c-di-GMP-I riboswitch aptamer from a Gammaproteobacteria bacterium, 92 nucleotides, folded computationally. The prediction has a mean pLDDT of 80.

């Protein structure tokens, strides 16, 4: 150069929580904190997972239930996976 994360140094990154602010929400952004992190760097799009939010059935059924349940639509998470692109430093 290549491999190799249970080595070392450098140096990043920030969970809960509080404060600011946006947003119906789910959560987003700041600022303070650190639980953790070797992709905790990019992208919500490629596959799923979850969560918010409008809409909203049908068999049965006297109604009441059934059900705000299935469906459908828009949207949140990349610190929930998988995949996909970048990309520091690295002993044996």
């Nucleotide at each position: 150069g290549g491999c190799g994360a249970u080595c070392a140094a450098a140096g990043g990154c920030a969970a809960a929580c509080c404060c600011g602010u946006c947003g119906c929400g789910a959560g987003g952004c700041g600022g303070g904190g650190a639980c953790g992190c070797a992709a905790a760097g990019u992208g919500a799009a490629c596959a799923g997972a979850u969560c918010u939010c409008g809409u909203g059935a049908a068999u049965c059924a006297a109604g009441g239930u059934g059900a705000g349940u299935a469906a459908c639509g828009a949207g949140a998470u990349g610190g929930c996976u998988g995949a996909a692109c970048u990309g520091c430093u690295a002993a044996a």